[in-house]
RNA sequence: UUAAAUGUUUUCUAGGGUUCCGCAAAGACUCAUCUUUGGUCUGGUCCGAGAGAAAACUCACAGCAUCAAGCUGUGUCACGGAGGGAUAAAAGCCCGGGAGAA
Numbered sequence: 001u002u003a004a005a006u007g008u009u010u011u012c013u014a015g016g017g018u019u020c021c022g023c024a025a026a027g028a029c030u031c032a033u034c035u036u037u038g039g040u041c042u043g044g045u046c047c048g049a050g051a052g053a054a055a056a057c058u059c060a061c062a063g064c065a066u067c068a069a070g071c072u073g074u075g076u077c078a079c080g081g082a083g084g085g086a087u088a089a090a091a092g093c094c095c096g097g098g099a100g101a102a
Stems, first nucleotide, its partner, number of pairs: 007057006015047002020044002022041001023038006059075006077097001079100001083095003
């Protein structure tokens, strides 16, 4: 890029840690800054769900309309380790609708 389809993307949330900001403590320095430590600091930035939410686009089917573009409706199920990986670090992130179970 094309094709395809339990499709793709975006925003948010559950959750996550600590690179930066903030906060706290200690110290230095003396015209408010600097250094070190702390995520067992509520937070901001940040990461973030196949089995969470919403939206947009696509796809399939049915109908309407129609030169065509288009409009409306419908679109199932989903229990899940350990271990490893990335990022500063971790996680329902990735390996993974995996291994396995029913």
Predicted 3D model of a 102-nucleotide RNA (Guanidine-I riboswitch aptamer) from Bacillus yapensis.
Model confidence (mean pLDDT): 80 of 100.
It matches the Rfam family "Guanidine-I riboswitch aptamer". Rfam's curators write: This family represents a conserved RNA structure found upstream of the ykkC and yxkD genes in Bacillus subtilis and related genes in other bacteria.
Lineage of the source: Bacteria > Bacillati > Bacilli > Bacillaceae > Bacillus.